[in-house]
RNA sequence: ACCACGAAACGGCAACCCCGGGGAAAUCCGGAGGACGCAAAGCCAUUGGGCCUAACGGAGUCGGGGCGGACAACUCCCAUGGCAGCCAGCACACCGAA
Numbered sequence: 001a002c003c004a005c006g007a008a009a010c011g012g013c014a015a016c017c018c019c020g021g022g023g024a025a026a027u028c029c030g031g032a033g034g035a036c037g038c039a040a041a042g043c044c045a046u047u048g049g050g051c052c053u054a055a056c057g058g059a060g061u062c063g064g065g066g067c068g069g070a071c072a073a074c075u076c077c078c079a080u081g082g083c084a085g086c087c088a089g090c091a092c093a094c095c096g097a098a
Stems, first nucleotide, its partner, number of pairs: 005096002012038002016034002018031005036085001044089001047088003050083003057077005
């Protein structure tokens, strides 16, 4: 020096709650305070898997007797929308005990 590893130290990030905003939603962004936790909780969603939402689109249902139609509502399917703090993976990276 490099690889693996993760004691210590200097630091870092910020779950969730509150306020404001974007979005149909999932969820995202910003702000104040605190700190659930994290050795990559920094990046990549055009690396693979998984998960969330269902706008648009499609299909269906829709009291009593018959026929026909429409709107709304509801149900199901669907990502092009999301989740990197779900797992695996890739490249980069601070420190240096065993």
About this RNA:
The RNA shown here (c-di-GMP-I riboswitch aptamer) has 98 nucleotides and comes from an Actinomycetota bacterium. It matches the Rfam family "c-di-GMP-I riboswitch aptamer". Its family is annotated with cyclic-di-GMP binding in the Gene Ontology.